The RNA shown here (SAM riboswitch aptamer (S box leader)) has 104 nucleotides and comes from an uncultured Cyclobacteriaceae bacterium.
RNA sequence: GACUUAUCAAGAAAGACUGAGGGAUUGGGCCCUGUGAUGUCUUAGCAACCUUGUAAAAGCUUGGUGCUAACUCCCAUUCUGAAAUAAUCGGAAGAAGAUAAGUG
Numbered sequence: 001g002a003c004u005u006a007u008c009a010a011g012a013a014a015g016a017c018u019g020a021g022g023g024a025u026u027g028g029g030c031c032c033u034g035u036g037a038u039g040u041c042u043u044a045g046c047a048a049c050c051u052u053g054u055a056a057a058a059g060c061u062u063g064g065u066g067c068u069a070a071c072u073c074c075c076a077u078u079c080u081g082a083a084a085u086a087a088u089c090g091g092a093a094g095a096a097g098a099u100a101a102g103u104g
Base pairs, nucleotide, nucleotide: 002103003102004101005100006099007098008097013043014042015041016040017039021032022031023030026076027075028074029073044068045067046066049064050063053060072096077093078092079091080090081089082088
């Protein structure tokens, strides 16, 4: 990297170093950012996918991941509601993505 399944409205930040971008990708919007983005590391926390212990259960314990601005930040494709053509606001599905477990 490919495929399958599940979940994605909740939750949880400080420090050190770095030094200008970042929010996956493309376009648009909006937002964060020298009162320090991003990345790395440390510590702390959240969660409960797998695992472990117990007759069983409870995040209660062990370990492996994951996560700690905004719904996956929002929109994009299809269907659809609002007098409904446009603009606007909403609903459902899909695509794409993220994470976990598994498969060849």